[in-house]
Molecule: SAM riboswitch aptamer (S box leader)
Organism: Gammaproteobacteria bacterium
C1' cells in the first nucleotide's frame, strides 16, 4: 500500500518555539487565523480501539486506567453521488471518500 470488521451527534487545554496560512480531497460555502492560526516540544486532559479485571466460554455486558493507539474548534465543518419528502427553505435516509482502532496479506 490493498482487503476485512468496528466505531465517526458525546468528551478534552495550558506553556514554549516559529511565523503566514489553515479547515484530508477538485470546486462551492462557512469558518479559524498576526489578539498569532496550522505545526513542532513540553506538560495537563478526553476516551476505552486494543489491553487487564469480573460476570464459566462465545456474544453481550460491567469495572479499571500501569502499558500500545487515537483524539482535545465547528456533526468527519458542510455540501458535491443515489432516494423519499417539501411550493420553498429545508428535512431523513444510503453511497461515495476520508479518520481511527484491531485484525490479515
Nucleotide at each position: 500500500c490493498a482487503c476485512u470488521c468496528a466505531u465517526c451527534g458525546a468528551g478534552a487545554c495550558c506553556g514554549g518555539c516559529u511565523g503566514a496560512g489553515g479547515g484530508a480531497u477538485a470546486a462551492g460555502g462557512c469558518c479559524c487565523u498576526u489578539c498569532g492560526a496550522c505545526g513542532c516540544c513540553g506538560g495537563g486532559g478526553c476516551a476505552a480501539c486494543c489491553g487487564u479485571c469480573g460476570g464459566a466460554a462465545a456474544c453481550c455486558c460491567g469495572a479499571c486506567a500501569u502499558g500500545g493507539u487515537g483524539c482535545c474548534a465547528a456533526c468527519u465543518c458542510c455540501u458535491g453521488c443515489g432516494g423519499c419528502u417539501u411550493c420553498g427553505c429545508g428535512g431523513c435516509c444510503g453511497g461515495c471518500a476520508g479518520a481511527u482502532g484491531a485484525g490479515c496479506g